Small-subunit ribosomal RNA, 5' domain from an uncultured Chloroflexia bacterium, 505 nucleotides, folded computationally. Its mean pLDDT, the model's own confidence on a scale to 100, is 84. RNAcentral holds the full RNA, with entries from SILVA. It matches the Rfam family "Bacterial small subunit ribosomal RNA".

Context: one part of a larger RNA
RNA sequence: GGAUGAACGCUGGCGGCGUGCUUAACACAUGCAAGUCGAACGGUAGCCUUGGAUUCGUCUGAGGUGAGAGUGGCGAACGGGUGAGUAACACGUAGGUGACCUACCCCGAAGUGGGGAAUAACUGCUGGAAACGGUGGCUAAUACCCCAUGUGCUCUGGUGAUUCGGUUCACCAGAGUAAAGCUCGCAAGGCGCUUUGGGAGGGACCUGCGGCCCAUCAGGUAGUUGGUAGGGUAACGGCCUACCAAGCCUAUGACGGGUAGGGGGCGUGAGAGCGUGACCCCCCACACUGGCACUGAGACACGGGCCAGACUCCUACGGGAGGCAGCAGUGAGGAAUAUUGCGCAAUGGGCGAAAGCCUGACUCAGCAACGCCGCGUGGGCGAUGAAGGCCUUCGGGUUGUAAAGCCCUUUUCCGGGGGACGAGGAAGGACGGUACCCUGGGAAUAAGUCACGGCUAACUACGUGCCAGCAGCCGCGGUAAUACGUAGGUAGCCGAGCGUUAUCC
Numbered sequence: 001g002g003a004u005g006a007a008c009g010c011u012g013g014c015g016g017c018g019u020g021c022u023u024a025a026c027a028c029a030u031g032c033a034a035g036u037c038g039a040a041c042g043g044u045a046g047c048c049u050u051g052g053a054u055u056c057g058u059c060u061g062a063g064g065u066g067a068g069a070g071u072g073g074c075g076a077a078c079g080g081g082u083g084a085g086u087a088a089c090a091c092g093u094a095g096g097u098g099a100c101c102u103a104c105c106c107c108g109a110a111g112u113g114g115g116g117a118a119u120a121a122c123u124g125c126u127g128g129a130a131a132c133g134g135u136g137g138c139u140a141a142u143a144c145c146c147c148a149u150g151u152g153c154u155c156u157g158g159u160g161a162u163u164c165g166g167u168u169c170a171c172c173a174g175a176g177u178a179a180a181g182c183u184c185g186c187a188a189g190g191c192g193c194u195u196u197g198g199g200a201g202g203g204a205c206c207u208g209c210g211g212c213c214c215a216u217c218a219g220g221u222a223g224u225u226g227g228u229a230g231g232g233u234a235a236c237g238g239c240c241u242a243c244c245a246a247g248c249c250u251a252u253g254a255c256g257g258g259u260a261g262g263g264g265g266c267g268u269g270a271g272a273g274c275g276u277g278a279c280c281c282c283c284c285a286c287a288c289u290g291g292c293a294c295u296g297a298g299a300c301a302c303g304g305g306c307c308a309g310a311c312u313c314c315u316a317c318g319g320g321a322g323g324c325a326g327c328a329g330u331g332a333g334g335a336a337u338a339u340u341g342c343g344c345a346a347u348g349g350g351c352g353a354a355a356g357c358c359u360g361a362c363u364c365a366g367c368a369a370c371g372c373c374g375c376g377u378g379g380g381c382g383a384u385g386a387a388g389g390c391c392u393u394c395g396g397g398u399u400g401u402a403a404a405g406c407c408c409u410u411u412u413c414c415g416g417g418g419g420a421c422g423a424g425g426a427a428g429g430a431c432g433g434u435a436c437c438c439u440g441g442g443a444a445u446a447a448g449u450c451a452c453g454g455c456u457a458a459c460u461a462c463g464u465g466c467c468a469g470c471a472g473c474c475g476c477g478g479u480a481a482u483a484c485g486u487a488g489g490u491a492g493c494c495g496a497g498c499g500u501u502a503u504c505c
Stems, first nucleotide, its partner, number of pairs: 001505004006501005013375006019368002021333001026331003030328003035074003040071002046065008081286003091210007100203003105199008113147004122137006152177010181191002184189001212258003219249003224246008261283004265276004288309005311322004339365001341364001343362001347361001348359004378408004388399004413441006422431001448494001451490002453474003459488005469476002
């Protein structure tokens, strides 16, 4: 000198674009953050139309509409947060899988026949303070089960070909294995469903190489290293189990300890390098702590489940409920970090045939000079160089064209009027009566901070008297202090900022 997610002191007019708990992965009141589909299914409260009965209380039937709840499907594994753990195939890069998976989407082939038993909702009885149940009865489906068919697919056996290889292909035989419909549509059809081949995108596993500190860590290892057999997985594998062998790693740093999410990047630097990993993007890990599996194409699952633990809350004391490292917000910690805001209008996502619904993703607004950038606080003329202040050798000097005064302008500001783009298609805009435009008014609403002994640019007076204090280094202060404090002046050509502290180059 540059830089910062900064903080602190003094000061502070406006706008644009960004950024904003670096500390306690501390604890959390409250609201919201994941639903959707009636064109899969049964059915209902309520409401509307209408019929019958009536002791005028009401009871009962038909049609329509139809919330909430329920069965079922898809989604909830994305999106959002955090950086605790992790020195590891976690990440980066380059490869491999002859050892693999893939819902929705796209392309191709084939099919969609017949039957059955339940169950929630509902209803009767009933337990419990509650959370939540128990039992009997009824019912539907794209929920569940069985049979048929088998283009195919899977497995077994055989023959032939192929490969370095246990792979792949062709043919034959045997066994096994599918399905669901739709209160859409007049229909044609549309949307689905089943089996299978391929694709796209996504994922899993393996390997070479690369990137921290300590040797005052030198030996480490028993599923340890390999084999055989089996289990398990989508899949290879000590991944797991039994048996057999005794291996395996290590100064090219094993093992141990400390620290740490990694990368694209970012800062600095001429570069080499050094430092760093906020915001944005990719990957990983985690979701009160530890463990576990279930469902599912996908999880060992932030707003799912079970168990244990700590903590908080409710309780009728028998038993229950909870998890903000989602968005706001609260307490605590801290030098320190924002609103319990508006909207789904846009972009994107889930569901749906669609209308649409949901979306604290997102878009916007609010707060903060936290950062970068832009603008303004006026312009011209104006000397008896006014007054006042300060200094003075008392002559004067300086503040100083500075002010006043005259003329002018209106960025900004205040008032009035108009008023968007963002919405590709008629309408539809949270932002927003915002930006912007027109117009009226009036210099009006707007300057500070640090320094002035040398380094280093900028000096006097007074006060103080080794005191009070200053200080980055040298050093100032003990009665004439350009070094402390105050004032006047000066300078920086710094400025809505200036200075200090911390950290990096």